[in-house]
THF (Tetrahydrofolate) riboswitch aptamer from an uncultured Halanaerobiales bacterium, 106 nucleotides, folded computationally. It matches the Rfam family "THF (Tetrahydrofolate) riboswitch aptamer". Rfam links the family to the GO term tetrahydrofolate metabolic process. From the family's description: Tetrahydrofolate (THF) riboswitch was first reported for Ames et al. as an RNA motif in 5' untranslated (5'-UTR)regions of folate transport and biosynthesis genes in Firmicutes genomes. It was read from a public genome assembly, where an Rfam model found it.
RNA sequence: GGCAGAGUAGAUGCCGUGCGUAAAGUGCCUGGGGAUGGGACGUCGCCUCAGGACGAUAAGCUUAAUUUUGUUAUAAGCGAACGGUAUGGCAAUCGCGUCCGCUGUC
Numbered sequence: 001g002g003c004a005g006a007g008u009a010g011a012u013g014c015c016g017u018g019c020g021u022a023a024a025g026u027g028c029c030u031g032g033g034g035a036u037g038g039g040a041c042g043u044c045g046c047c048u049c050a051g052g053a054c055g056a057u058a059a060g061c062u063u064a065a066u067u068u069u070g071u072u073a074u075a076a077g078c079g080a081a082c083g084g085u086a087u088g089g090c091a092a093u094c095g096c097g098u099c100c101g102c103u104g105u106c
Base pairs, nucleotide, nucleotide: 001106002105003104004103005102010094011093012092013090014089015088016087017086018085019083020082021081028052029051030050031049032048033047034046038100039099040098041097042096060078061077062076063075064074
């Protein structure tokens, strides 16, 4: 010097534990900020903040109080379903742009 490789943030699936359904969260747009292979810089990827637009989902049960009864409504609890919901664990797959490094090989 040539060639090859390792290694990121994260994404998907399953399980557990939570949150919301009295509407947050997720997703979308604009602007600001932050972190991100071993190092530096960095985004069309990721996180966060502010503003804006849009928008959704099936139970029921118990108790208390009021009450002649029934219905409705209120509060609390249990708990199902739902949400392109949060988080942890597990497995597998995908997985840095430039420069400099690391490993192997010629």